[in-house]
Context: one part of a larger RNA
RNA sequence: AUGAACGCUGGCGGCGUGCUUAACACAUGCAAGUCGCACGAGGCGGAGGGGGCAACUCCUCCAGUCGAGUGGCGGACGGGUGAGUAACACGUGGGUAACCUGCCCGGAAGUGUGGAAUACCUCGGGGAAACUCGAGCUAAUACCGCAUGACAUCUUCGGGACGAGAGUCCUGACGAUCAAAGCGGGGCCGCAAGGUCUCGCGCUACCGGAUGGGCCCGCGCCCGAUUAGCUAGUUGGUGGGGUAACGGCUCACCAAGGCGACGAUCGGUAACCGGCCUGAGAGGGCGAUCGGUCACACCGGAACUGAGACACGGUCCGGACUCCUACGGGAGGCAGCAGUGGGGAAUCUUGCGCAAUGGGCGAAAGCCUGACGCAGCAACGCCGCGUGGAGGAUGAAGGCCCUUGGGUUGUAAACUCCUGUCGGCUGGGAAGAAAUCGUUCGGGGCUCAUACCCCCGGACGUUGACUGUACCAGCAAAGGAAGCCCCGGCUAACUCUGUGCCAGCAGCCGCGGUAAUACAGAGGGGGCUAGCGUUAUUC
Numbered sequence: 001a002u003g004a005a006c007g008c009u010g011g012c013g014g015c016g017u018g019c020u021u022a023a024c025a026c027a028u029g030c031a032a033g034u035c036g037c038a039c040g041a042g043g044c045g046g047a048g049g050g051g052g053c054a055a056c057u058c059c060u061c062c063a064g065u066c067g068a069g070u071g072g073c074g075g076a077c078g079g080g081u082g083a084g085u086a087a088c089a090c091g092u093g094g095g096u097a098a099c100c101u102g103c104c105c106g107g108a109a110g111u112g113u114g115g116a117a118u119a120c121c122u123c124g125g126g127g128a129a130a131c132u133c134g135a136g137c138u139a140a141u142a143c144c145g146c147a148u149g150a151c152a153u154c155u156u157c158g159g160g161a162c163g164a165g166a167g168u169c170c171u172g173a174c175g176a177u178c179a180a181a182g183c184g185g186g187g188c189c190g191c192a193a194g195g196u197c198u199c200g201c202g203c204u205a206c207c208g209g210a211u212g213g214g215c216c217c218g219c220g221c222c223c224g225a226u227u228a229g230c231u232a233g234u235u236g237g238u239g240g241g242g243u244a245a246c247g248g249c250u251c252a253c254c255a256a257g258g259c260g261a262c263g264a265u266c267g268g269u270a271a272c273c274g275g276c277c278u279g280a281g282a283g284g285g286c287g288a289u290c291g292g293u294c295a296c297a298c299c300g301g302a303a304c305u306g307a308g309a310c311a312c313g314g315u316c317c318g319g320a321c322u323c324c325u326a327c328g329g330g331a332g333g334c335a336g337c338a339g340u341g342g343g344g345a346a347u348c349u350u351g352c353g354c355a356a357u358g359g360g361c362g363a364a365a366g367c368c369u370g371a372c373g374c375a376g377c378a379a380c381g382c383c384g385c386g387u388g389g390a391g392g393a394u395g396a397a398g399g400c401c402c403u404u405g406g407g408u409u410g411u412a413a414a415c416u417c418c419u420g421u422c423g424g425c426u427g428g429g430a431a432g433a434a435a436u437c438g439u440u441c442g443g444g445g446c447u448c449a450u451a452c453c454c455c456c457g458g459a460c461g462u463u464g465a466c467u468g469u470a471c472c473a474g475c476a477a478a479g480g481a482a483g484c485c486c487c488g489g490c491u492a493a494c495u496c497u498g499u500g501c502c503a504g505c506a507g508c509c510g511c512g513g514u515a516a517u518a519c520a521g522a523g524g525g526g527g528c529u530a531g532c533g534u535u536a537u538u539c
Base pairs, nucleotide, nucleotide: 001537002536004535005534006533007532008531011385012384013383014382015381016380017378018377019343024341025340026339028338029337030336033073034072035071038070039069042066043065044064045062046061047060048059049058050057051056080296081295082294090220091219092218093217094216095215096214099213100212104209105208106207107206109204110203111202112146113145114144115143121136122135123134124133125132126131152177153176154175156173157172158171159170160169161168162167182201183200184199185198186197187196188195189194222268223267224266229259230258231257234256235255236254237253238252239251240250241249271293272292273291274290275286276285277284278283298319299318300317301316302315321332322331323330324329349375351374352373353372357371358369359368360367361366388418389417390416391415398409399408400407401406422480424475425474426473427472428471432466437461438460439459440458441457442456443455444454445453483528484527485526486525487524488509489508490507494523495522496521497520498519504511505510
């Protein structure tokens, strides 16, 4: 010094920390959704109409609301764990003339015209279920053509700059290739369908930025030589393929190389770092919490989608395990948050809330968020506070010791006066909240427009899990709050009794065999104090 544990003890608060072992197995709930301003149905509600004696039913329309399905974005973040890994994994410094980058920002251009499907739904079939098959209908910002198209890509032919070179960049000409989607608000025209102007959000291709990443290299990075040789895609070349991209990445052929006592290969151990502990430093040890990187997600393998994955709460295959089954076949993956069993010396609540911060979606309202903010448990750690203060005897009683005179406990107690921290009770009562949004006012932008819409500023209203918490005031009252270890030397603190090499102590030296300051108890003393000791480990 500790992520500690164990023994005895335990009043309060603040801030932290809390499975170091079985990367063992998991009941239950929750942890990733969202958008109706992309789309067509349906339910609810409202309005109108028809049928019916009525119950009810049918049709049309609509500000809204719920909403399975299609579609978009997100599910690659956030959260967990440390198994594997001695490696360009990580750290540090570079390279990429060998690369990618959704959303976001700046610039500049476009957004024309057609088509065929399909889910949901209806009907029929199979199955215990999971689910699945066939027929029919329909929409889109889903899918597919055509057009337009270059500062984009490519071929050919030129010019220039840079570079050691491969080549890169700039520029000129001919040719070739490839795009797109709409939705919402407002004005005007129109009976309507719709047309037109404009604004906002989108969509397509491109240039640049920002952010994030991929790949490559120098150096650094534990132990063992009782591991000395290792290597066949191995080392290099040519060509084909593949990738966003270089590359033996992959394949065919050719050559025979490549690494190693400056420790290859093999074996063991281990995620790495910022940092943490110790130390005067040098150094040594460690890598919990927090931050950065990596790896993994029951075990092993694989790809799909996508800007991004070879994907913890996605898919497929194999395996082990658990569960359901009508025995034909299916379902699952807490190293997310809680929680259970097990292992262990040992490590917490199946809590509250999205109020704040942050994230996803959305035009927004908002929805989701076990991230997070809080609360709960544990003296596990650090820090702070209290358990009272003053006075009070040549000194009560009791205990202990005694040379029987006395000494000591000891101002300690009693007693008197005082105070009111913490805890208790009563009352008051925050900050964390600023935004968003709504109403309204003023200024500005856009525009045909004093419509919409956007920006800036002012006023009012709206939002708190923690929480009736912190804090403040008052009331009562010394009242509810001290233990643990040690006293032979090291090492601070001594006597009596019991025991008699017994019982026992012990970190080392060593104590105990009849006066033991070393065992046990007592009185007294020393040390630390809500802790004190012991054990383990590091310096």
This is a predicted structure of a 539-nucleotide part of an RNA (small-subunit ribosomal RNA, 5' domain) from an uncultured bacterium. RNAcentral holds the full RNA, with entries from ENA and SILVA. The coordinates come from a structure-prediction model, not an experiment, and the mean pLDDT is 84.